[in-house]
Context: one part of a larger RNA
């Protein structure tokens, strides 16, 4: 509980696809379901208004007349809007074509520095580590220099306020196979659209199952320090894990703490991609400029906002659809259910307290 809200106060699902539903371009025509007008029927009694009666009066009661919204049904009309049927259109959306941009995805192949181990030669007593130390490593020759081999992980500089992707995320090089967006053309079809309850797919790190792999790092663990203690911070080791393959799981401060789509609403600057034109030119896939479309940022007008701030990429002005919120705690707990191997996830209270 509403004519309210959801960046930061409670509240935008992690993200997308999509079923039902809801909403929906322009023109013409038909219909008349919604809608509107009129007529008829129905529209109890009491109540309401007036008259009369009763009653000494009043209240009350009785009786007569009138009134009684709306609704429902039938009939006659209207046709702007909505719906439904037929026809047409091209602006929304889609397809097609063209040349570009991109760490977009999957798979395969290749490369590089560093690191570690082994190895060759040299070389001798220390190395390592810290605030200082010690544990540790080292005369079975370490640290250091050097030759080669093997291994796993990673991809410096370029690098950007840059780019791509729905989000998570994506960065050495090459190839193959896929995907999407922007721009330009206007060849095709002709509203095919928006959102989206259920549903489906994707979803970092960590975790789980099975099989590989294991250089470095490193939960747990052990030792050394510190300390009153030190189950820590510091140091030396070190197992899961981190990597690959096939599955499961389905959560994050999954954040821009901002749902998606469309239309409209001052400017300035930077940058990325495209297009058209102009100037310069060393004629290059070159440099600069103007206009325009799309993206990423920054400043800012009107406007908004409690303010911080937002401001054509809105938190402005409107429209359509969805999700969610309703004091704090108890509590994202308990219970039931569904899912999961488990961990747990999803859904999700109350008593009580304040």
């Nucleotide at each position: 509980u509403u004519g309210g809200g959801u960046c930061u106060a409670a509240a935008a699902c992690a993200u997308c696809c999509g079923u039902a539903g809801c909403u929906u371009g322009c023109c013409c025509u038909g219909u008349a379901a919604g809608u509107c007008u009129c007529u008829u029927g129905u529209g109890a009694a009491a109540u309401c208004a007036g008259g009369c009666a009763u009653c000494u009066u009043a209240a009350g009661u009785g009786u007569c007349u009138g009134g009684c919204g709306a609704g429902c049904a039938a009939g006659a009309g209207a046709u702007a809007c909505u719906g439904c049927g037929a026809g047409g259109c091209u602006u929304g959306g889609g397809a097609c074509c063209g040349g570009g941009a991109g760490a977009c995805g999957u798979a395969a192949g290749g490369a590089g520095u560093a690191c570690a181990g082994c190895u060759u030669g040299g070389g001798u007593a220390g190395c390592g580590g810290u605030a200082a130390a010690a544990u540790g490593c080292g005369u079975u020759g370490a640290u250091c220099c050097u030759u080669g081999c093997u291994g796993g992980a990673c991809u410096a500089a370029c690098a950007a306020u840059a780019g791509c992707g729905a989000a998570g995320g994506c960065a050495c090089c090459u190839u193959a196979c896929g995907a999407g967006a922007a721009c330009g053309g206007a060849u095709c079809a002709g509203a095919c659209a928006g959102u989206g309850a259920g549903g489906g797919a994707u979803g970092a790190a960590g975790g789980c199952u099975a099989g590989g792999g294991g250089c470095g790092c490193a939960c747990a663990u052990u030792g050394g320090a510190u300390u009153a203690g030190a189950u820590a911070c510091c140091c030396a080791a070190g197992u899961a894990g981190u990597c690959c393959u096939a599955g499961c799981a389905g959560u994050a401060a999954a954040c821009a703490c901002u749902g998606c789509a469309c239309a409209c609403u001052a400017a300035a600057c930077a940058u990325c991609g495209g297009u058209a034109c102009c100037u310069c030119c060393u004629c290059g896939a070159g440099a600069g400029g103007u206009a325009u479309c799309g993206g990423u940022g920054c400043u800012g007008u009107a406007g908004g906002g409690a303010a911080g701030c937002c401001g054509g990429a809105g938190a402005g002005u409107g429209u359509g659809c969805u999700a969610c919120c309703u004091g704090g705690g108890a509590a994202g707990u308990a219970u039931a259910g569904u899912c999961g191997c488990a961990a747990g996830a999803c859904c999700g209270a109350a008593a009580c307290u304040u």
Description:
This is a predicted structure of a 354-nucleotide part of an RNA (small-subunit ribosomal RNA, central domain) from a Nanobdellota archaeon. Lineage of the source: Archaea > Nanobdellati > Nanobdellota. It matches the Rfam family "Archaeal small subunit ribosomal RNA". The family is grouped with related families in Rfam's "SSU clan".